[in-house]
RNA sequence: AGCUUCUUGUCGGGGUGCUUUGGAUUAUCCAACGCUGAGAUAUACCCGCAGACCUGAUCCGGUUAGUACCGGCGUAGGGAACGAGAGCUUUUCAGCG
Numbered sequence: 001a002g003c004u005u006c007u008u009g010u011c012g013g014g015g016u017g018c019u020u021u022g023g024a025u026u027a028u029c030c031a032a033c034g035c036u037g038a039g040a041u042a043u044a045c046c047c048g049c050a051g052a053c054c055u056g057a058u059c060c061g062g063u064u065a066g067u068a069c070c071g072g073c074g075u076a077g078g079g080a081a082c083g084a085g086a087g088c089u090u091u092u093c094a095g096c097g
Base pairs, nucleotide, nucleotide: 001089002088003087005086006085007084008083009082010081011048012047013046014045016042017035018034020032021031022030023029024028053078054077055076059072060071061070062069
C1' cells in the first nucleotide's frame, strides 16, 4: 500500500405471492387454513458493489391445483456503506547477523 477472509460497531436497502373456503360487495377487500420459499408484513428473514431486490412484465416457452420453480430476455438497465480490530499478500526503508 492492497483485500479475496473473519469478528465487531453504527447505519442503510428489499420482498410480502398463489389455490381453496367463508364474509363483505363487484372482480376488489377482510378472515381462516393449505402450497412454495431464507422470508408471504415477520420483535423476523435476506442483502449492502463477489448485489438482496426492481424495471422490461398484464412478457415468451416449459412445469404446477395455482403460484413458486427452470430457461429466454440477460455479458440488459437500475440498485443500499462507512469505521475499528485481527488475518493474508506485496513493496520500500532502517537496524542486526